[in-house]
RNA sequence: GUGGCCAUGGUGAAAUGGUUAUCACGCAGGUUUGUGGUACCUGCAGUACGGGUUCAAUUCCCGUUGGCCACC
Numbered sequence: 001g002u003g004g005c006c007a008u009g010g011u012g013a014a015a016u017g018g019u020u021a022u023c024a025c026g027c028a029g030g031u032u033u034g035u036g037g038u039a040c041c042u043g044c045a046g047u048a049c050g051g052g053u054u055c056a057a058u059u060c061c062c063g064u065u066g067g068c069c070a071c072c
Base pairs, nucleotide, nucleotide: 001071002070003069004068005067006066007065010025011024012023013022018055026044027043028042029041030040031039048064049063050062051061052060
């Protein structure tokens, strides 16, 4: 340099163009317990960036950035 794949809470993953973006772990508070752990309840936090298409974009298209792989 060329081609392909990927980018979603603090972490790991879901989500057919259409409901308030879902789940687990985590963290905070509470109940329980002699303490801790377990269990249960409540809460916290997210679509890499910039455009485009669309009534509507995490999803489709283009570009940028970053990561991984292959080729050269």